[in-house]
About this RNA:
This is a predicted structure of a 1430-nucleotide RNA (small-subunit ribosomal RNA) from an uncultured bacterium.

RNA sequence: UGCAGUCAGGGAGAAGGGGUAGCAAUAUCCCGAGUAAACCGGCGAACGGGUGAGUAACACGUAGGCAACCUACCUCAAGGACGGGGAUAACCCCGCGAAAGCGGGACUAAUACCCGAUGACAUCCCGAUGCGGCAUCACAUCGGGAUCAAAAGUUCCGGCGCAAGCCGUGACGCCAUGAGAUGGGCCUGCGUCCCAUUAGCUCGUUGGCGGGGUAACGGCCCACCAAGGCUACGAUGGGUAGCUGGUCUGAGAGGAUGAUCAGCCACACUGGAACUGAGACACGGUCCAGACUCCUACGGGAGGCAGCAGUGAGGAAUAUUGCUCAAUGGGCGAAAGCCUGAAGCAGCGACGCCGCGUGAGGGAUGAAAUCCGUUAGGAUGUAAACCUCUUUUGCAAGGGAAGAAUUCCCGCAUGGCGGGUUUGACGGUACCUUGCGAAUAAGCACCGGCUAACUACGUGCCAGCAGCCGCGGUAAUACGUAGGGUGCAAGCGUUGUCCGGAAUUACUGGGUGUAAAGGGUCCGCAGGUGGGCAAGUAAGUCGGUGGUGAAAGUUCACGGCUUAACCGUGAAAUUGCCUCCGAUACUGCUUGUCUUGAGUGUGGGAGAGGAUGAUGGAAUUCAUGGUGUAGCGGUGAAAUGCGUAGAUAUCAUGAAGAACACCAGUCGCGAAGGCGGUCAUCUGGCCCAUUACUGACGCUCAGGGACGAAAGCGUGGGGAGCAAACAGGAUUAGAUACCCUGGUAGUCCACGCCCUAAACGAUGGAUACUCGGUGUCGGUCCCGCUCGGCACUCGCGAGGCGAGUUCCGAGUGGGAUCGGUGCCAAAGCUAACGCAUUAAGUAUCCCACCUGGGGAGUACGAUCGCAAGGUUGAAACUCAAAGGAAUUGACGGGGGCCCGCACAAGCAGUGGAGCAUGUGGUUCAAUUCGAUGCAACGCGAAGAACCUUACCUGGGUUUGAAAGGCUCUGUAAACCGGUGAAAGCCGGCUAGCGUAGCAAUACGCGCGGAGUACAGGUGCUGCAUGGCUGUCGUCAGCUCGUGUCGUGAGAUGUUAGGUUAAGUCCUGCAACGAGCGCAACCCCUGCACUUAGUUGCCAUCAGGUCAUGCUGGGCACUCUAAGUGGACUGCCUACGCAAGUAGUGAGGAAGGUGGGGAUGACGUCAAGUCCUCAUGGCCCUUACACCCAGGGCCUCACACGUGCUACAAUGGCUGCUACAAAGGGUUGCCAAGGCGCAAGCCGGAGCCAAUCCCAAAAAAGCAGCCUCAGUUCGGAUUGGGGUCUGCAACUCGACCCCAUGAAGCCGGAAUUGCUAGUAAUCGCGCAUCAGCACGGCGCGGUGAAUACGUUCCCGGGCCUUGUACACACCGCCCGUCAAGCCAUGGAAACUGGGGGUACCCGAAGUCACUGACCGAACCCCGAGCAAUCG
Repeated sequence: UGCAGUCAGGGAGAAGGGGUAGCAAUAUCCCGAGUAAACCGGCGAACGGGUGAGUAACACGUAGGCAACCUACCUCAAGGACGGGGAUAACCCCGCGAAAGCGGGACUAAUACCCGAUGACAUCCCGAUGCGGCAUCACAUCGGGAUCAAAAGUUCCGGCGCAAGCCGUGACGCCAUGAGAUGGGCCUGCGUCCCAUUAGCUCGUUGGCGGGGUAACGGCCCACCAAGGCUACGAUGGGUAGCUGGUCUGAGAGGAUGAUCAGCCACACUGGAACUGAGACACGGUCCAGACUCCUACGGGAGGCAGCAGUGAGGAAUAUUGCUCAAUGGGCGAAAGCCUGAAGCAGCGACGCCGCGUGAGGGAUGAAAUCCGUUAGGAUGUAAACCUCUUUUGCAAGGGAAGAAUUCCCGCAUGGCGGGUUUGACGGUACCUUGCGAAUAAGCACCGGCUAACUACGUGCCAGCAGCCGCGGUAAUACGUAGGGUGCAAGCGUUGUCCGGAAUUACUGGGUGUAAAGGGUCCGCAGGUGGGCAAGUAAGUCGGUGGUGAAAGUUCACGGCUUAACCGUGAAAUUGCCUCCGAUACUGCUUGUCUUGAGUGUGGGAGAGGAUGAUGGAAUUCAUGGUGUAGCGGUGAAAUGCGUAGAUAUCAUGAAGAACACCAGUCGCGAAGGCGGUCAUCUGGCCCAUUACUGACGCUCAGGGACGAAAGCGUGGGGAGCAAACAGGAUUAGAUACCCUGGUAGUCCACGCCCUAAACGAUGGAUACUCGGUGUCGGUCCCGCUCGGCACUCGCGAGGCGAGUUCCGAGUGGGAUCGGUGCCAAAGCUAACGCAUUAAGUAUCCCACCUGGGGAGUACGAUCGCAAGGUUGAAACUCAAAGGAAUUGACGGGGGCCCGCACAAGCAGUGGAGCAUGUGGUUCAAUUCGAUGCAACGCGAAGAACCUUACCUGGGUUUGAAAGGCUCUGUAAACCGGUGAAAGCCGGCUAGCGUAGCAAUACGCGCGGAGUACAGGUGCUGCAUGGCUGUCGUCAGCUCGUGUCGUGAGAUGUUAGGUUAAGUCCUGCAACGAGCGCAACCCCUGCACUUAGUUGCCAUCAGGUCAUGCUGGGCACUCUAAGUGGACUGCCUACGCAAGUAGUGAGGAAGGUGGGGAUGACGUCAAGUCCUCAUGGCCCUUACACCCAGGGCCUCACACGUGCUACAAUGGCUGCUACAAAGGGUUGCCAAGGCGCAAGCCGGAGCCAAUCCCAAAAAAGCAGCCUCAGUUCGGAUUGGGGUCUGCAACUCGACCCCAUGAAGCCGGAAUUGCUAGUAAUCGCGCAUCAGCACGGCGCGGUGAAUACGUUCCCGGGCCUUGUACACACCGCCCGUCAAGCCAUGGAAACUGGGGGUACCCGAAGUCACUGACCGAACCCCGAGCAAUCG
């Protein structure tokens, strides 16, 4: 700011403009116009539009009912409309008020109001008839009585009349009645969310009688009477919510939802109320109360967007104060028309759905650019450029709709036809045509798996990502960026919500032995469910009929917009409810009947079933007495304790309480808990046989009731033993424990509570069915045997004895059957383990319970209890699991078997000393680096004075010390000088070689210079790697193919019984084979033989020497070095199936692997090494590269490892005398001889070595001295003097001589090696090397002790077992505490809100009553001549 007005009912009636008169005020006339705006009156305003607060309700949905109802306008039918009357708005005047508004006076009209008349087919009452209904009663007809109406209005036309007005026809209205249509009201069945931690609710409550009230039934309201009504099929209470058609999802069943459209309901600032009206308790009406906003003169007033726009606020977020009534629809009107933010349109928003475009074709062995790269190339990519086209969209121009039919006018004429004029918001829009020109138009997410799509760089557990699993700690397809790719596309991704997947609430369609889940057990009401036969019924069920299930939507078909979305028409569907007809198998209901389920009777039977009373012996303790003496007791060992006041032990007597050995058992009984000496009484259940009786009486069981181990509680007894608490003693780091000594509640009895357990078969009850085997308990039947008894028969016969038979009884064995209780196992089931006629199998019925882990069986509430506590039983929050069964490993202070110098038995050591060497630490300019339990530490290093050398300081070089490539250029190098610590730098001098050519010169080679790509790095990463190595471990293991078993992981083989050094072999076996390992094959050594005989050897022969194989000679022997043989449990005995084992066995040089070496399975330790080498990545490039001098790696308070030498007499020293092996030697080993005390020097023979040399072997042996001492032990340290190597021994070499002579007298805890030619001990050689060895690698000499044995320590192998471990026990894991942070709780007190109940005050309003007041019409009385008044 607009959204509800409108109207031939009524009376009154402007403003403004113009004219005339007047100075003007003003007066008057015309137009405006009988208009605007008001007023009275009618209709509408109860529709349309909005919203979802309330409502869990007859609110909604669906199907019915009203004989208990209303309905304006509309339609139909059939009637009526007569005669009168009195007021009141507006307007005018006066007054009050700031305003809103109000009061008083006076006038007037009506389709406003009132009275009278008439009045039935209306209503009511009475009576009668018919028909219908379950009933109150309805309907129809007839008779009688009573009661109630209206606008003689308006208007068109015609006629009459001067006019007022009258008449007629039509139209619109008015009154009463009946019917219809439409709309509503009320009632009922069924359906309609969550909580039982809401279980009882209710007094108008439930019903009746009589009234009132309403359109109408009704406690709707009232009086009286009765005491009812609802509720486990969920009342009451609390929470939440408008309901539906539908919508989303889903295969469906379901689940979620209720925007737009449509139906219904409710609401209109909040609460209450009525009025008017046909209809309201009324969105744009009234009244009251309240909150809020506004106005005010403070006295009072005004308002209600959950209408359309719009504003503010809130929010992650949601539009224009638009156009039009042209269409559709609504109100009023006779109509024109007016009104209509209903509606139709337009605007904004990719919010959704749909359609279209951003170009099409050609175009390279493929531009540029970017990215990757093994540097070859590859990718973006026909993509672009470029060429040829097209023009949707866009821009421009021209044309240009449909939606329009009416109303209206005219005519005919009778409610229709014909003709005519007009009406478009959207909109110059859709659409059509033409022109221009690839021109105007692509983004978003993702690329570890799920899940389509991969590289580079950056980053370095940072920054970050993440739906789940999880990525990121220097090579990230997971972060960020880029290139590339994938998916969608005018969208894409994120977030939120719902359904799905989820059979993860399981109706369709799940489970409960161990994963979550069977109630502790039984009885049992309700409920659920239920045997055979027959009949009836027709509720369930099934078939059909009719009605309904609105439209829209969904589905299908067809059609209309260029297509589609969208829309139209039709069909189907709407799985539901109601009605009627039919069927009767099944279920239900009713009736009858049956015996098999169930129960009863009769006859037997077993039993720790229960209760009460009585009674018995053993043991324990105590008491008394006797005997007796020093201990007892207790433990792993002890101590506390008891005992000379006489214990323990032992004997006798007595007392007390509790429990009942043997029998005794996978035994028996009981519903479970549970029950155990014996006897008696009372008593429950069960089993068998019999088949007489009842006739489905059954099963299960929410709630309910009873029972319910132990502990615990109350009262009173009792109390021997045992024994929580408690005390003491031990153990221990501690020990509020385990062990010991004591010991109180309690354990026992009576009565009363408690009500829980791993109350377990972790397995609810009942019924039926489904191969077997083998035990055991109770009954019955049959058979056999034994025994006993009555009777009978026979024999002998005095008694009696013997034999036999029938019957009875007892025992025992076998079979059958019923009932209980175990084990094994098939089918089947099970995730597996397992269950398996006692089911966890196959089925039916009923009950209980489960729905991830923790929080938590906790809190709150309720309830039970004396208490302790029980029952019922959450949530917040948090985690990505928790869990079951089985598998393979690993582990165990689990078990079994076995091995190893593992222990034990021995020998020698280490740890103590000095020194050497390595390491840590420390120091330093640097003390380069690596190795770190075993498995680093005499390790890399088989040689740090320089070098090595990697480190430090200083001086230098920059294509470099070394390599190769290219370009340009020069011709050198050598030599000399200067400077310097050297490296280097500066300078001088000189002037190559080859080929071709006369030469100049050219080319090549060598060398130098300049430049360029590059070199170089002992710089980092051994956790990026190769290779190599260590270790478990020379341990006996580790695997595969096929087959078989298992859902599977896996198993089997490889386990078992033996045996071995051995997974070595044998036997067995669902396994059969095979591979890598073991062993053997190889080397050395031990024996023999063959061959060969110098440098080796010398038995024989000869010669020679002081002596020597010295010489001739020889090859026998030794030896050398090539080959062959030999040993295989082959033979014997014993044991054994075999494999094999045993034996002082035989033989043999050697005997059971002869001894030694080499040889190291699958794998483990992210073991070691980037500093041997190789190598990815990263890093440095006048330096982290290279050269040189000096220094350092050699430090020294200290700690550790590995060694050497010792501490002495099995020794030391001196002298003499023997015996090896294996090696090395030309830059070498070096003899003889000489010198020196010695290291060594001089010397130079010989030897390239079975020839010569190193080279003396040492311990040993013989002889002497020393005599137990810090020494004739020990040799460190230090002083002095030397030798050798080397450019050079200061830092920093080795050795020699003289002097010095330290610690040390056999080593704490602890710890190492070794099983035979070994340990121990003794020397010799070699590598490295100029020199340097106590280390390393070899060699030989001398040469022991001990092993009962496998309990224990360590390591290992196999089988088995447990496991919450699997980076695997150095595992996993629990709780407190400390610090910080986060969230929460408690709390004196204070404060706000909500609900319930009881009571008080109480507005408006409605009804009733009372009083007062007002009072035109109508009536009565009175006054007045009358109007009129009282």
The coordinates come from a structure-prediction model, not an experiment, and the mean pLDDT is 83.